[in-house]
């Protein structure tokens, strides 16, 4: 320095749930809280996959189906692999 580990030690994020605000909803932003996370860093036209909402069609009515908005990285995955060290 690199590979692989994640024990210690300083730490890091922060679900669910309360409250305010935005939003058509999904969710986001803040503040409290903490299930849990070795990348809960980062990328949403690299990619699948899920969620909302319109519209097409269908249909008594809904489900599946085709497209369009908007969204989730703490579903997979892509980039990078940031700290600490070798129980």
């Nucleotide at each position: 320095a690199u590979c692989a580990c994640g024990a210690a030690a300083g730490g890091g994020c922060a679900a669910a749930c309360u409250u305010g605000c935005c939003g058509a909803a999904a969710g986001g932003c803040a503040a409290g809280g903490a299930c849990g996370c070795a990348a809960a860093a980062c990328u949403a036209a690299a990619g699948g996959g899920c969620c909302u909402u319109c519209c097409g069609a269908a249909u008594c009515a809904g489900a599946a189906c085709g497209g369009g908005u908007g969204g989730c990285a703490g579903c997979c995955a892509g980039u990078a692999a940031g700290c600490c060290g070798u129980a």

About this RNA:
The RNA shown here (c-di-GMP-I riboswitch aptamer) has 87 nucleotides and comes from Alkalibacter rhizosphaerae. The model forms 100% of the base pairs in the Rfam consensus. The sequence is in RNAcentral, with records from Rfam. Its mean pLDDT, the model's own confidence on a scale to 100, is 80. The source organism's lineage runs through Bacteria, Bacillota, Clostridia, Eubacteriaceae and Alkalibacter.